Molecule: Bacterial large signal recognition particle RNA
Organism: Virgibacillus sp.
RNA sequence: UCGUACUAGGUGGGGAGGUAGCGGUGCCCUGUACUCGCAAUCCGCUAUAGCGAGACUGAAUUCCUAUUCAAGGUGAAUCGACUUUAAGGUCUGCCUUAAGGGAGUGGUGUUGACGUUUAGGUCCUGCGCAACAGGAACCCGUGAAGUCUGUCAGGUCCGGAAGGAAGCAGCAGUAAAUGGUCAUUUCUGUGUGCCGUAGGGAAGCCUAGGCUGAGCCAUGAACUUGAGUUACGCUUAGGGACGGUUCAUCGACAGUAGGUGUACGG
Repeated sequence: UCGUACUAGGUGGGGAGGUAGCGGUGCCCUGUACUCGCAAUCCGCUAUAGCGAGACUGAAUUCCUAUUCAAGGUGAAUCGACUUUAAGGUCUGCCUUAAGGGAGUGGUGUUGACGUUUAGGUCCUGCGCAACAGGAACCCGUGAAGUCUGUCAGGUCCGGAAGGAAGCAGCAGUAAAUGGUCAUUUCUGUGUGCCGUAGGGAAGCCUAGGCUGAGCCAUGAACUUGAGUUACGCUUAGGGACGGUUCAUCGACAGUAGGUGUACGG
C1' cells in the first nucleotide's frame, strides 16, 4: 500500500417542556436516515444514564474530536403600537350641575321704555238708591144649591078683603177661595248696579294725568369659577400576545482540519 474477514462505532439530529438528573413516547424545527414491544394520571435508567429482542452497515465522503457558517428555538432588556386588570376626579379631556357673564335672536318702545308721583277704580265697612226675583195690597174677572145681602117672577102661608109675612128659581152684589196683569204701593232677599254718601286701605292690577328721557321683557352662546362622576379619554402599575433592535443561551444541515482498530495474505 492492496485484498479478504471481523470488531469498536453507526443506522438521524436539535429545541422547549417534563425530570433530582439522563433518555424515550408526545409538541415544534430541520431533514430522509432499520424493524418489533413498553410509555404523560407516563415508560425505562443512574453521570458508563432508555430498557428488551432482531436485522443491515462497518475503519472511512459514512465513526470520533475541534472549529467555521447557520435554519430554528428559548430567556432577558428596550422600543412601537394592540388587548386586558386595578387605582386615580387635586387629571380635568368628555359629561352633569350651580353661579358669574351677556355675544346673538325675537317682541316692544320718542304715538314716550324703566323709574317716580298725583287722583280714581278694583278691595273692606256703614248708611241709602235703583234693578231683578218672590210675596202681599190695589184693579178686573169668576165665585155660596144648602150655612150672605138686596130685589124677589111663579108658587106657599095669614087674612073676608085691603094688605102683610116667609121665601125657591133668576138677577145684582158680597164673604171664604180662585184666575190674570200694563201700571201703582208695600215687604223680603242678592257675587244685580257700581248709582250716591262717609270712612278705611300693606301690597298688587287697571285707568287718567304730571316729572324725567332710552331702554325694557324673554331666550341665551363664547368664556370664567365652584361641586360631582372612573362609562370613554388621560396618568400610574401589572398581565397577555404581535413586530423591531441588542445581549445571552442551545443549536440541525453544510464546510474545513485532524484523529482512529484487529487478524490473515500479497